[in-house]
This record gives sequence, structure tokens and C1' cells, in this order.
RNA sequence: GGGCUGCUAGCUCAGUUAGGUAGAGCGCCAGGCUCUUAACUUGGUGGUCGCGGGUUCGAAUCCCGUGCAGCCCG
Repeated sequence: GGGCUGCUAGCUCAGUUAGGUAGAGCGCCAGGCUCUUAACUUGGUGGUCGCGGGUUCGAAUCCCGUGCAGCCCG
């Protein structure tokens, strides 16, 4: 220098195939239960989908550029 993969909630990851309300588990907050804690249980809390632009009625998803990490080729 060239190519491929990953980036989504505080953490671990689905969702991209085929554009149509952004999700799960854990966590965190409050209550119940308990002498108290833990466990159990009820409710609540969660996002610029790495970043910037484009296409579209509509983009995490398609297109272009770009950042970081990993792998491969030279």
C1' cells in the first nucleotide's frame, strides 16, 4: 500500500439475509417479602446503532467517504 471482519444501552450480545415502532440477558433505581442481608418478586430506568454525507415517504440495515481494533496479502 491492497483486501476482509467487527463497532448497537453502563457490560455481554441479537437484530442487517428481505429498508417499516431499536431489542434480550446482566446491571442500576424504587417497592414487596425478610429482624437485617442475600435470594425471590413487582414496577421503573435505559441509545446520535463508531463518525460525516447521500438515496428513500421511511436507513442500525442500501451507497460514498472516514476513525478505531483484529486478521490476511504484498
Predicted 3D model of a 74-nucleotide RNA (transfer RNA) from a Candidatus Jordarchaeia archaeon. The same sequence occurs in records of 3 taxa. Rfam family: tRNA. Gene Ontology term of the family: triplet codon-amino acid adaptor activity. Its mean pLDDT, the model's own confidence on a scale to 100, is 80.